[in-house]
Context: one part of a larger RNA
């Protein structure tokens, strides 16, 4: 010096990212217990008191025929120590806000969470050889299910309470089938090659049938175009200018654009750049925290909005208790390191 322990004057979080670690609390009986609340809870809230041993009196239970043994109490008195759940084991508590309702689940070996799941909500698909899956890509067979739309599957949301606005122009999905476009296929017009034959200026030319090459019009489905619907489908939810008899502000007006221009609620937020915004609270002093304001760089309604009792090894801030975390270090114990063998 290191590790693991023990104790410590005065102070008591001044330590630190942060009370991390340690200390403290701790059992049982009795008293007592707030806001809030979904009336269950919150609650072991908080906060107090008692506890050994001896003697006396006394109530009840079990068992037994009884004596008795045993057990749960009540009252009074005494006694010892610093200390009586005498050792060990055995909640620290309160307030505030955020997130997630909750119990659960998870990165086996750096993340346990506000992530996942969850009851509950909504939408969509599926009429049974169901939809959807498994199974050499088109088998048998199987699951779904020995179920049948109050069922099964897929998706989103995520208890509960109050709510969930506007937009169907784009994309998707659903419906429509008149018109446009459109494949294979059908169809076969016009044309080409060959030549029996014919013509010929003997160079060549014309050319039926057959065979053959190529092939227009026309017919031709879904799809797409098109016409509608649909947002708890993917998504989206404006700009500029002017205006009230101080100023400021702008109920109001004008104009441009849009499919429609953000409703309720919330808001410097786990979202706010400017920003340590401004005001209030808490502190002697507060970039954090809480309450407000609203100029929302860039909240916003099931990629849900706002609340919410209970719950949380979650996160934020504050307080009480307590302490070697610290001021600031000291001593002690055991084990290492070190020296010698």
């Nucleotide at each position: 010096c290191c590790c693991u322990c023990g104790u410590u004057a005065a102070g008591g979080a001044a330590c630190u990212c942060g009370g991390c670690a340690a200390a403290a609390u701790g059992a049982c009986u009795c008293c007592g217990u707030a806001a809030c609340u979904u009336c269950g809870g919150g609650a072991g809230a908080a906060g107090g008191a008692g506890u050994g041993c001896c003697c006396c009196c006394u109530g009840g239970g079990g068992u037994g025929a009884a004596a008795g043994c045993u057990u749960c109490g009540g009252g009074g008195g005494g006694u010892c120590g610093c200390a009586g759940u005498g050792a060990a084991g055995a909640g620290g508590c309160g307030g505030u806000a955020g997130c997630g309702a909750c119990u659960g689940u998870u990165u086996a070996c750096u993340a346990a969470a506000a992530a996942c799941a969850c009851a509950g909500g909504u939408c969509u698909c599926u009429g049974c050889u169901a939809a959807g899956a498994c199974g050499a890509c088109u088998a048998a067979g199987u699951c779904g299910a020995c179920g049948u739309a109050u069922a099964g599957a897929g998706a989103c949301u995520g208890a509960c309470g109050c709510g969930u606005g506007c937009u169907c122009g784009g994309u998707g999905c659903c419906g429509g089938a008149a018109g446009g476009u459109u494949a294979a296929a059908g169809g076969g017009a016009a044309g080409g090659g060959u030549u029996a034959u014919c013509c010929u200026u003997c160079g060549g030319g014309a050319g039926a049938a057959g065979c053959u090459c190529a092939g227009a019009a026309c017919u031709g489905a879904a799809g797409c175009c098109c016409c509608g619907g649909u947002a708890a489908a993917c998504g989206g939810c404006g700009g500029c200018c002017c205006u009230a008899a101080c100023u400021a502000u702008g109920a109001g007006g004008g104009u441009c654009c849009u499919a429609a221009g953000g409703u309720a609620g919330c808001g410097a937020a786990g979202u706010u750049c400017c920003u340590u915004g401004u005001c209030g609270g808490g502190u002697a002093a507060g970039u954090u925290c809480c309450g407000a304001c609203c100029c929302g760089c860039a909240c916003g309604a099931a990629u849900c909005g706002c609340g919410u009792a209970a719950c949380g090894a979650c996160u934020u801030c504050c307080g009480c208790g307590c302490u070697g975390u610290c001021u600031c270090a000291a001593c002690g114990a055991g084990g290492g390191a070190c020296u010698c063998g």
Molecule: large-subunit ribosomal RNA, domain IV
Organism: Bacillota bacterium